[in-house]
Molecule: Bacterial RNase P class A
Organism: Actinomycetales bacterium
RNA sequence: UGAGUCGGUCGGGCGGCCGCGUCAGGUGCGAGUCGGUACGCCGACCCGUGUCCUGCCGAGGAACGUCCGGGCUCCACAGGGCAAGGUGGUGGGUAACACCCACCCGGGGUGACCCGCGGGACAGUGCCACAGAGAACAGACCGCCGGAACCCUGGUUCGCCAGGGCUCCGGUAAGGGUGAAACGGCGGUGUAAGAGACCACCAGCGCGCCGGGUGACCGGCGCGGAUCGGUAAACCCCACCUGGAGCAAGACCAGACAGCACGCGUUCGAGGACGGCCCGUCCGAGCGUGUGGGUAGGUCGCUAGAACGUGCCGGCAACGGUACGUCGAGAUGGAUGGCCGCCAUCCGGGCGCGGGCAACUGCGUCCGGGGACAGGACCCGGCGUACAGACCGACUCAUCCG
Numbered sequence: 001u002g003a004g005u006c007g008g009u010c011g012g013g014c015g016g017c018c019g020c021g022u023c024a025g026g027u028g029c030g031a032g033u034c035g036g037u038a039c040g041c042c043g044a045c046c047c048g049u050g051u052c053c054u055g056c057c058g059a060g061g062a063a064c065g066u067c068c069g070g071g072c073u074c075c076a077c078a079g080g081g082c083a084a085g086g087u088g089g090u091g092g093g094u095a096a097c098a099c100c101c102a103c104c105c106g107g108g109g110u111g112a113c114c115c116g117c118g119g120g121a122c123a124g125u126g127c128c129a130c131a132g133a134g135a136a137c138a139g140a141c142c143g144c145c146g147g148a149a150c151c152c153u154g155g156u157u158c159g160c161c162a163g164g165g166c167u168c169c170g171g172u173a174a175g176g177g178u179g180a181a182a183c184g185g186c187g188g189u190g191u192a193a194g195a196g197a198c199c200a201c202c203a204g205c206g207c208g209c210c211g212g213g214u215g216a217c218c219g220g221c222g223c224g225g226a227u228c229g230g231u232a233a234a235c236c237c238c239a240c241c242u243g244g245a246g247c248a249a250g251a252c253c254a255g256a257c258a259g260c261a262c263g264c265g266u267u268c269g270a271g272g273a274c275g276g277c278c279c280g281u282c283c284g285a286g287c288g289u290g291u292g293g294g295u296a297g298g299u300c301g302c303u304a305g306a307a308c309g310u311g312c313c314g315g316c317a318a319c320g321g322u323a324c325g326u327c328g329a330g331a332u333g334g335a336u337g338g339c340c341g342c343c344a345u346c347c348g349g350g351c352g353c354g355g356g357c358a359a360c361u362g363c364g365u366c367c368g369g370g371g372a373c374a375g376g377a378c379c380c381g382g383c384g385u386a387c388a389g390a391c392c393g394a395c396u397c398a399u400c401c402g
Stems, first nucleotide, its partner, number of pairs: 001398010012343007020058002023055004027050004032045005060373001064384002067382005072246004079279004084242005089103005104118001105116004119237002124235002126231003141176002143172006150165006184202002187199003203227001205224008250300004259291006271283004307326008345370011
């Protein structure tokens, strides 16, 4: 200098004018209480409210998707069994997780590094498209080999011999071909040709021992039998985990209403709770359907929290501990927006001055244009996805110079 890998930060700034929401203060209005009174009112306090005034504060890195995990709230708290769902290498972190960190194994890359839905296919069942002859204890399409009949050519001592073609019968998994996958590799023995049919070595599998590691696992040695397909995000098996519903949870205040018809039931018990089912336990006099009627207001929950920032300590890290500091939206048809100016930034063009052999590029100035993805609604921790543009750090490879 060029090409990359990984991690992190920001996601415009300043000013003016107008506008919106919560809260606080003022002020106007309305209601109330207390005190005074010359009965006209006056003063103090408190509550509510506004086309009013002032001030503070006012969305995000993803507020998003709502895919996981928790807090919180209510139901239940009497359990047991079955079912259903989830997780899945090992060790750690955490409130918890399907998340994060470190490592192991497998795969990719020259490398930094990246990817893995990573228990079990000798418990059983199922499935394996297309192509192909054959897809699970398989399979003869071509080929190879043996035999039989026929035909052709050549030779002939006329008995046959050699070569080729075609048909049939049989052997063969070496070779070709199909496929994601074809029942180990290589050499030899063997054979008509072949084949773990047999043998040596290698690979793989199983068992045992030794060494290292908390562990997944790794390394070494020995023995065994010819070797056993894939798929569990198919059923299934194993281990572990899981009660249900969600802030429209839930609590309080104010207000409205009206019954009627039919069916079932009151110890021979309808119905309800233990939010899948069964057993079991408890409550139990009303319940269900239809029709008709009423309401759809307010307050709390509600934002100070597993919070954020900085330093130090422990840890490889995720993270934990500790000291100090900070307070940062609470709307309810749902507030945070619009316009203008300047600066910064990006893109295109013009001009000027430089660097370079060139491709190209730096600085200044002028004109024009652009600025994304997207917005709280109970709150957190993650994951996933979207994103104009800008910046920082660590590392790798190649080339050049010293």